The prediction has a mean pLDDT of 82. The RNA shown here (transfer RNA) has 72 nucleotides and comes from Candidatus Yanofskybacteria bacterium RIFCSPLOWO2_02_FULL_45_18. Its Rfam family is "tRNA". Rfam describes the family as follows. Transfer RNA (tRNA) molecules are approximately 80 nucleotides in length. It is annotated as a transfer RNA.
[in-house]
RNA sequence: GCGCCUGUAGCUCAGUGGUAGAGCGGCAUACUUAUAAUAUGCAGGUCCCUGGCUCGAUCCCAGGCAGGCGCA
Numbered sequence: 001g002c003g004c005c006u007g008u009a010g011c012u013c014a015g016u017g018g019u020a021g022a023g024c025g026g027c028a029u030a031c032u033u034a035u036a037a038u039a040u041g042c043a044g045g046u047c048c049c050u051g052g053c054u055c056g057a058u059c060c061c062a063g064g065c066a067g068g069c070g071c072a
Base pairs, nucleotide, nucleotide: 001071002070003069004068005067006066007065010024011023012022013021018055026042027041028040029039030038048064049063050062051061052060
C1' cells in the first nucleotide's frame, strides 16, 4: 500500500428497513438467624463518526475513525 471482517448496555453478544433485546454483572424486595443460592421487579444505550437513499435507517450506499486477519 491492497483486500476481508468487526464496532449495539459495565462485559459477552443477538437484532437483514417500522417504538433496541438477551445472558452475565449492578440495585431493590421476598425467602434466611445471617450470607450464598433462588424468585420477582427496576435502572442502565448519541446503536463508533459524517453524509446519502427512503415516508421511515442499528440495518442499505459512500467517506472517515478504531480494532483484528491475510497478501505484498